[in-house]
RNA sequence: GAAGUCGGCCAGGCAACCGCUGCGCGCUCCGGCGCGGGGAGGAAAGUCCGGGCUUCAUAGAGCAGGAUGCCGGUUAACGACCGGGCACCGCGAGGUGACGGAAAGUGCAACAGAGAACAGACCGCCGAUGGCUCAACGCAGGCGACUGCGCGCACAGGCAAGGGUGAAACGGCGAGGUAAGAGCUCACCGCGGACGUGGUAACACGGACGGCACGGCAAACCCCAUCCGAAGCAAGGCCAAAUAGGGAAGCGCAUGGCGUGGCUCGCGUUGCUUCCGGGUAGGCUGCUUGAGCGUACUGGCGACAGUGCGCCUAGAGGAAUGGUUGCCCACGACAGAACCCGGCUUAUCGGCCGACUUCCCCC
Numbered sequence: 001g002a003a004g005u006c007g008g009c010c011a012g013g014c015a016a017c018c019g020c021u022g023c024g025c026g027c028u029c030c031g032g033c034g035c036g037g038g039g040a041g042g043a044a045a046g047u048c049c050g051g052g053c054u055u056c057a058u059a060g061a062g063c064a065g066g067a068u069g070c071c072g073g074u075u076a077a078c079g080a081c082c083g084g085g086c087a088c089c090g091c092g093a094g095g096u097g098a099c100g101g102a103a104a105g106u107g108c109a110a111c112a113g114a115g116a117a118c119a120g121a122c123c124g125c126c127g128a129u130g131g132c133u134c135a136a137c138g139c140a141g142g143c144g145a146c147u148g149c150g151c152g153c154a155c156a157g158g159c160a161a162g163g164g165u166g167a168a169a170c171g172g173c174g175a176g177g178u179a180a181g182a183g184c185u186c187a188c189c190g191c192g193g194a195c196g197u198g199g200u201a202a203c204a205c206g207g208a209c210g211g212c213a214c215g216g217c218a219a220a221c222c223c224c225a226u227c228c229g230a231a232g233c234a235a236g237g238c239c240a241a242a243u244a245g246g247g248a249a250g251c252g253c254a255u256g257g258c259g260u261g262g263c264u265c266g267c268g269u270u271g272c273u274u275c276c277g278g279g280u281a282g283g284c285u286g287c288u289u290g291a292g293c294g295u296a297c298u299g300g301c302g303a304c305a306g307u308g309c310g311c312c313u314a315g316a317g318g319a320a321u322g323g324u325u326g327c328c329c330a331c332g333a334c335a336g337a338a339c340c341c342g343g344c345u346u347a348u349c350g351g352c353c354g355a356c357u358u359c360c361c362c363c
Stems, first nucleotide, its partner, number of pairs: 001359010012328007020039002023036005041334001045345002048343005053232004060265004065228005070084005085099001086097004100223002105221002107217002122163002124159003129156002131153002137150005171189002174186003190212001191210002195206004236285004246276006256270004292311008
């Protein structure tokens, strides 16, 4: 100097004028007025997880169903986060992981290929042993016809080592052995369970033993472990007002019906379900002080926890923060709360800070 990796912060600012809105105080002719202090985000988005809170409700158990899936921690909780292990990617800093079980069972893998899980012979190799052959040749025997053996053939038989097919072929490599071969035998590697050492553990390492059980897929069904009521602020509560305490049908009458996921049991209670028709949809509340934020210290690798001190930071209700001017500048992207909070994911202009990695050059 260049290229990267990880973490954190900011998200236009200042001033003036006019305008909107909630709270506090004061005044009021109850229409409102004045003063003071506040007023959208890092994702407010998606509604994907987990909770707080409210109701069912006095409320349990089981089955079915669903979710998660290495180990240990943090947390109100989680599928989140932190640390570690293993696997894969990267030169590296680092990143990713749908990471329990395939000897419990079932199932799937087109086509090609002999054969796709305890398989298999297309091309091939051998043919020792059994078989064929004296055609030619060699040896031996024979007076001769011939016989035996060798050579030859590749029939029976043997092989799965070599080649081919395929995404993948039933351990790899080397030596011995064999007719040719094969863990058939051996050494090394791989694999396996047991043992020992280290670690809370996942797991790692070590030597010995065993020729060794037969690949993949469980984001296939399944098995195992752990967890899980439902609905949701349009939850729910209070007040006022109005109407028709209307009509019809069905099931049932305690062995029945009804009761916030489904089924069963239990528990509670005593009718329930459907259709037609009528009234109201107004006001107040829930509604913002929180598992809150900032900071210092202590403990911890860390997530985080404890203690002390300080702060109060939107609560609309068809939905409030806008307009103009001037200056500065990083020239402003993605984008607007609706009960609240912890995460994850997605979108995104630009700036700042810290730590670390690799490459090049110079001294």

Bacterial RNase P class A from a Gammaproteobacteria bacterium, 363 nucleotides, folded computationally. The source organism's lineage runs through Bacteria, Pseudomonadati, Pseudomonadota and Gammaproteobacteria. Of the family's consensus pairs, 95% are formed in the model. Rfam family: Bacterial RNase P class A. Rfam's curators write: Ribonuclease P (RNase P) is a ubiquitous endoribonuclease, found in archaea, bacteria and eukarya as well as chloroplasts and mitochondria. The prediction has a mean pLDDT of 79. The sequence was found by an Rfam model in a public genome assembly.